Predicted 3D model of a 1535-nucleotide RNA (small-subunit ribosomal RNA) from a metagenome.
The sequence is in RNAcentral, with records from SILVA.
It matches the Rfam family "Bacterial small subunit ribosomal RNA".
RNA sequence: GGGUUUGAUCCUGGCUCAGGAUGAACGCUGGCGGCGUGCUUGAUACAUGCAAGUCGAACGGACCGGCUAGGGGCUCAAGUUCUGAAAGUUGUAGCGGGUAAGAAAUUGCUCAAAGCGACGGAAGGGAUAGAGGCUUCGGUGCUGGUUAGUGGCGGACGGGUGAGUAACACGUGGGUAAUCUGCCCCAAAGUGGGGAACAACUGUUCGAAAGAGCAGCUAAUUCCGCAUGUGCUCUUGCGCGAGAGGAGACUCUCGCGAGAGAGGAAAGGUUUUCGGAUCGCUUUGGGAUGAGCUCGCGGCCGAUUAGCUAGUUGGUGGGGUAAAGGCCUACCAAGGCGAUGAUCGGUAGCUGGUCUGAGAGGAUGAUCAGCCACACUGGGACUGAGACACGGCCCAGACUCCUACGGGAGGCAGCAGUAAGGAAUAUUGCACAAUGGGGGAAACCCUGAUGCAGCAACGCCGCGUGGGCGAUGAAGGCCUUCGGGUUGUAAAGCCCUUUUCUGUGGGAAGAGACAAGGACGGUACCACAGGAACAAGUCUCGGCUAACUACGUGCCAGCAGCCGCGGUAAAACGUAGGAGGCGAGCGUUAUCCGGAUUUACUGGGCGUAAAGGGCAAGUAGGCGGUAGCCAAAGUUGGGUGUGAAAUCUCCUGGCUUAACUAGGAGGGGGCGCUCAAAAACUAGGUUACUAGAGGGCAGAAGAGGGGGGUGGAACUCCUAGUGUAGCGGUGGAAUGCUCAGAUAUUAGGAAGAACACCAGUGGCGAAGGCGACCCCCUGGUCUGUGCCUGACGCUGAGAGGCGAAAGCUAGGGUAGCAAACGGGCUUAGAUACCCCGGUAGUCCUAGCUGUAAACGUUGGAUACUAGGUAUUGGGGGUGAUAAACUCCCUCAGUGCCGAAGCAAACGCGUUAAGUAUCCCGCCUGGGGACUACGGCCGCAAGGUUAAAACUCAAAGGAAUUGACGGGAGCCCGCACAAGCAGCGGAGCGUGUGGUUUAAUUCGACGAUACACGAAGAACCUUACCUGGGUUUGACAUAUACGUAGUAGCGACCCGAAAGGGGAGCGAGCCUUCGGGCAGCGUAUACAGGUGCUGCAUGGCUGUCGUCAGCUCGUGCCGUGAGGUGUCGGGUUAAGUCCCGCAACGAGCGCAACCCUCGUUGCUAGUUAUACUUUACUAGCGAGACUGCCGGCAUAUAACCGGAGGAAGGUGGGGAUGACGUCAAGUCAGCAUGGCCUUUAUAUCCAGGGCUACACACACGCUACAAUGGUCGGUACAAAGGGUCGCGAAGCCGUGAGGCGGAGCCAAUCUCAGAAAGCCGGCCCCAGUUCAGAUUGCAGGCUGCAACCCGCCUGCAUGAAGUUGGAGUUGCUAGUAACCGCAGGUCAGCAAUACUGCGGUGAAUACGUUCCCGGGCUUUGUACACACCGCCCGUCACGUCAUGGGAGCUGGCAAUACCUGAAGUCGGUGAGCUAACUGUAAAGGGGCAACUGCCGAAGGUAGGGCUAGUGACUGGGACGAAGUCGUAACAAGGUA
Repeated sequence: GGGUUUGAUCCUGGCUCAGGAUGAACGCUGGCGGCGUGCUUGAUACAUGCAAGUCGAACGGACCGGCUAGGGGCUCAAGUUCUGAAAGUUGUAGCGGGUAAGAAAUUGCUCAAAGCGACGGAAGGGAUAGAGGCUUCGGUGCUGGUUAGUGGCGGACGGGUGAGUAACACGUGGGUAAUCUGCCCCAAAGUGGGGAACAACUGUUCGAAAGAGCAGCUAAUUCCGCAUGUGCUCUUGCGCGAGAGGAGACUCUCGCGAGAGAGGAAAGGUUUUCGGAUCGCUUUGGGAUGAGCUCGCGGCCGAUUAGCUAGUUGGUGGGGUAAAGGCCUACCAAGGCGAUGAUCGGUAGCUGGUCUGAGAGGAUGAUCAGCCACACUGGGACUGAGACACGGCCCAGACUCCUACGGGAGGCAGCAGUAAGGAAUAUUGCACAAUGGGGGAAACCCUGAUGCAGCAACGCCGCGUGGGCGAUGAAGGCCUUCGGGUUGUAAAGCCCUUUUCUGUGGGAAGAGACAAGGACGGUACCACAGGAACAAGUCUCGGCUAACUACGUGCCAGCAGCCGCGGUAAAACGUAGGAGGCGAGCGUUAUCCGGAUUUACUGGGCGUAAAGGGCAAGUAGGCGGUAGCCAAAGUUGGGUGUGAAAUCUCCUGGCUUAACUAGGAGGGGGCGCUCAAAAACUAGGUUACUAGAGGGCAGAAGAGGGGGGUGGAACUCCUAGUGUAGCGGUGGAAUGCUCAGAUAUUAGGAAGAACACCAGUGGCGAAGGCGACCCCCUGGUCUGUGCCUGACGCUGAGAGGCGAAAGCUAGGGUAGCAAACGGGCUUAGAUACCCCGGUAGUCCUAGCUGUAAACGUUGGAUACUAGGUAUUGGGGGUGAUAAACUCCCUCAGUGCCGAAGCAAACGCGUUAAGUAUCCCGCCUGGGGACUACGGCCGCAAGGUUAAAACUCAAAGGAAUUGACGGGAGCCCGCACAAGCAGCGGAGCGUGUGGUUUAAUUCGACGAUACACGAAGAACCUUACCUGGGUUUGACAUAUACGUAGUAGCGACCCGAAAGGGGAGCGAGCCUUCGGGCAGCGUAUACAGGUGCUGCAUGGCUGUCGUCAGCUCGUGCCGUGAGGUGUCGGGUUAAGUCCCGCAACGAGCGCAACCCUCGUUGCUAGUUAUACUUUACUAGCGAGACUGCCGGCAUAUAACCGGAGGAAGGUGGGGAUGACGUCAAGUCAGCAUGGCCUUUAUAUCCAGGGCUACACACACGCUACAAUGGUCGGUACAAAGGGUCGCGAAGCCGUGAGGCGGAGCCAAUCUCAGAAAGCCGGCCCCAGUUCAGAUUGCAGGCUGCAACCCGCCUGCAUGAAGUUGGAGUUGCUAGUAACCGCAGGUCAGCAAUACUGCGGUGAAUACGUUCCCGGGCUUUGUACACACCGCCCGUCACGUCAUGGGAGCUGGCAAUACCUGAAGUCGGUGAGCUAACUGUAAAGGGGCAACUGCCGAAGGUAGGGCUAGUGACUGGGACGAAGUCGUAACAAGGUA
């Protein structure tokens, strides 16, 4: 800023939205990178691994190496000796081959192998010899590494969590003269000399294990004496200085200086060039850092927590601590805290900051940083510089695990991870490369701190998903008024680019003076290649709020942040198309701030919207008149310190930019110190003053209060008299009283209560309240007066007091009145209103109660800001002064009207709701709820204080316009009244309901449906029913194809008809001569629908209503809706007209203009007319205008009367119907959107039905009779109709009618006879000579056809009915009533209807009280769908939350008592005992053990607080159309 209360408006006021944010979650979706962030829940339980160790340069060992003294084993050269082959040479040998002879056996010749012997002589081997070599052990020593243990340092940091804590816990600023501080830095001094033990180890024992015991050995930077003592500490006296306290004297404390006395230290290691160096150690001082303690100030909620406290508050002595201190203890005193909120309860780690906001604020306290607290729960100490200790110890408890059942082990709120919980939160990763930490001399080791990586759109930031051209505006989709529009340059297509992606290649910084060293990481980054390639969703589109259509659905399904959408045309549901927003995100949910000035410091209110205490006096507190001085607390200024870093703002820089990050600057409320700072204001001190306040004196008024007494009128009762039948009461009655004498009346008496007239928006009082008269006591107020005091004042939480009526307690009193109660009425009921009675009570005394619409719905005080008028009580003045009285001024009250101003408006306005100051009370949406629970008060009734759950989107104030009222005023209308005739009773006609039916087609339903649509249902109509048929159709248009005896006619056959079949007959128009049109058939589009929706509509109509209203422009008034105009006074039939008036004008209505009738003139005259100065017809005129006169009135408008006139005040009648109302009626008259149907809801035909009939209603007709009926005679209209018509004369028939056909397209002919009337006859009061229903018979007419179902005629029949209950209708003059005539519709007619026409022709209207309807004004309203409105309560049903409740079950904190672990402290210490003393005995010291106080947990007990649950029960909220009434809103029907 918007939405939302209303018909509209303004205001109040809540709800809600748009913004930003998040450690988020959920839904849909998801390309990349950087930087951050990630258990908000169960401080739930945890498997597994890791998260705190290190030092061998403190120490003794152990183990593993190396070297080594030494030991063992193996091997072995040269040499000597023994043995020892082959080749080769030579000797022997003649297998075998060749060749010759032979038939062959065989033989000859030739070459010549093996074998054997001799010579030859190497390697090798054996034996002997032993230099050397190899290997192994090595505990002797040296050296290197590793290491359990002793020892040192570190495990008090780092890391986690937020359970507890409302506290000196935190923040900020101080103090510590009341303190400590390892490692580190600086300085001074020292480090001499001895001793002892215990681990490890060895042996042994127990145990499942964990582990433990005993005995023995041993080292040190372990432990213990001794020495030294610069410092130091203590004691003591002196000097100097300082601080604190105190009025001061002085006291206390501290520091420094030089003395005296006493006390008390130490540890060594490494290295060495042997000089030392270095790391340590001891004492002391200083620094730095860290820590302890303490104080001022600051920051949550609850008073439905008001009192809390016994070590409590203080003191003294003692103890304890590093240190002050009730920190602890003994004794003494009785204090301490609290409304500026103690105590108790709830909630919560605090901060820098973060989010939001213009700010002030509000909310918050993740990540980062500071502090605190915690480490399974509770308790405890030990060690140590530091802990009462997250990964140490002891005890108790719960839980888990192991067990051999005897015992043991454990603590992820470290990093990962698991389970569980939950809407929900990650890897059992890599590395110590960097930064930092621990240890170490160092190398180095450790480090889930940290650096990185992984997962998650969880957040912030950046990039991309392509760019350009591209119209036939493609296709498809959607919409459509069918023309088109839109998607949309979007796509396709062409040309480009390569961030990103993929591949390949290169490749960091982060690493210090040098070398080496990188988890991240082959990462960032760079180059090249490929190819538009891999990359868009989500929410919304009724208003708020940017974005609209179609279909589906039909109060269903659903939506919704608020208002609200959905019941058949949904921009709100669902889908689609399109559009809008944001975009790797978008929505939703949750939470916080904002908007919200809706807690208001900035910056709100309280008459009526929520809100002034019922009232005053007064305590604390807050605020406070005039002048001077002092000091400087507040205040202001300067300087200075602090306000950590990060964050924030600005500037600059680094990552390509940004997020992110680095540097610099700024800012920082606050707090401390300071200035011989300032001194206006406030506070303080002091001195004065008198204007505030109070007092004195002199006057004044009064229903001010309390007590006592007195009085008269009236009511009632009692007694007596008179007197007789009623009285009383009401809208009307009855109950009641009364012949036992009432009421009435007279006299007397009694008793109680209240005080007529006076009496008055008069008086008094703080309020409640106070009313006859007199007396007593008593409070306050006003006037005059500068006499006194000297700020003594104002307000006022809490507490106390007063406080109407009703009510309560006790005792009196009681005439009248009168809750309850009884009776009588009324009423559907009447637990009421009205009446007759009547008890508490009303009265008094003493107490209680403590509330009211206790209201002026307005707290008190002070000051200021125009007046006018009236009145009460004073004072002063004026006049003529004495009184009355007049006028003026003034003080104090009490009213009205009003300037400015205020206010949402109404209104207020010197008696403020104006302008300001001070103080108090109160409010923060409606309901729940003036309630519950708790507390306090009360005898009770009850009062006071006072919530929550849940529920609604309003509740409300003022004013506006309407509507309404059993509100008011004025006015009108056949509205009533006065009349006339009816209806309602009968029969019949017609319509409707109901019923019936195959169907009884449909519509119309108060007025405003019901003789209405229908101005005419036998068929048709016809929409309904039954049955039978047809399906491009009974009808229209278009296209395509087919058709040539085609269209058309059509005997005949079947059939109820429709329809089907069908011999035969047989065309037309145009023509360019090709053909085309028409027709028929088939097919497709479509036709058709009286099917639905009158609540989708048009048009038309009804009604209010022929009522007088309804509006507009400009101006003016009002914040506005709106008002004014349109109102007021008159007047009218009228918003008709006149006058007045912040209105002036105008429009639609009224009226007039139009038609008609009445008078008249003129003109014309056919078909009218016996002829005319007429009548009639139809045209044009005239006439009437309150014009004239009188009265009345306002100089009017008008009204009344009169004249004249045919007509007089609109002359009669008609047409004409404002803005609007009733979602009035009509989709069936017509038209029409949408929906539905399409061999049927269409269409054709026959028959039936719309005509039914127990009944009810509506509109009529005819009657009931004599003002009549009947018969006969006789007279006079108007307005209409007529060619498929009216139909004359004449003739026939009793008649309906028939024959007939003249005349007439009509002032000519015709329907056509008017009837009532008049004249005469009969009837004689009866169910009739009334009435005519019903029925029978016989006829006539129309029509294709009168059965259902027509009309008429004749004869016969002769029903009900004798004037009609409640109720109800029409009509005011040529009207009602009575009488007939005509017309439309129509073949005919059920017409008694409707629309017209004339004939005869009244009565009555005092008047507006009442009924109905309407108009105007006003008033009230909680109504606005507008009174057929709204709305209340009980009961019944369902749902929800909640109170009570016999109780039951938990939790929390405390109290009392019992038991009492570990442990500190204390006591004992007969047992044990290394260092020191002692020759020894022993001592000193120590330990075990036992024990005391305290003590966690546990137990017992009674209470407190709190939560859950509970049969039953109370009210509350909500819910669809339940039940009963009618309380409230109007005078709401009893205000």